A computed fold for a 70-nucleotide RNA from Boops boops, annotated as transfer RNA.
RNA sequence: AGGGACUUAGGUUAAAUCAGACCGGCGGCCUUCAAAGCCGCCAGCAGGAGUUAAAAUCUCCUAGUCCCUG
Numbered sequence: 001a002g003g004g005a006c007u008u009a010g011g012u013u014a015a016a017u018c019a020g021a022c023c024g025g026c027g028g029c030c031u032u033c034a035a036a037g038c039c040g041c042c043a044g045c046a047g048g049a050g051u052u053a054a055a056a057u058c059u060c061c062u063a064g065u066c067c068c069u070g
Base pairs, nucleotide, nucleotide: 001069002068003067004066005065006064007063010023011022012021013020017053024042025041026040027039028038029037046062047061048060049059050058
């Protein structure tokens, strides 16, 4: 330099017109105190533009991670 894959909550990950789950954190209930359990809350589509009635999902650009070719 050229090519390919990937990027969703603090972590691991689903999602074919809804952004969900588990772990985690915080608060409460229960308990003599804790653990376990139960309830609630926190927090997210890497950034930008385009297409579409509608985009996490399709297209383009940028950034990052990994891989291949030279």
The source organism's lineage runs through Eukaryota, Teleostei, Eurypterygia, Ctenosquamata and Boops.